[in-house]
RNA sequence: ACCCUUUCGACUCAGUAGUAGAGUAACGCCAUGGUAAGGCGUAAGUCAUCGGUUCAAGUCCGGUAAAGGGCU
Repeated sequence: ACCCUUUCGACUCAGUAGUAGAGUAACGCCAUGGUAAGGCGUAAGUCAUCGGUUCAAGUCCGGUAAAGGGCU
């Protein structure tokens, strides 16, 4: 230099173009003599970033950035 993959909540990850979700963690409540475990609930996302396509984009296309890998 070239090629490929990945980027979504604090963390680990789902997500067929049509309402952004789960688990863990955090917070509150219940329960207990009390703690842990358990049950119920709440909050937390401009889906890396900038454009394009589309009636509609986390999803498709391109640029940039970061991380990982391959080849020489």
Overview: Predicted 3D model of a 72-nucleotide RNA (transfer RNA) from Picea pungens. It is recorded under the gene name trnT-GGU. The prediction has a mean pLDDT of 83. Rfam family: tRNA. Rfam classes the family as a transfer RNA. Lineage of the source: Eukaryota > Streptophyta > Tracheophyta > Acrogymnospermae > Picea. RNAcentral holds the sequence, with entries from ENA.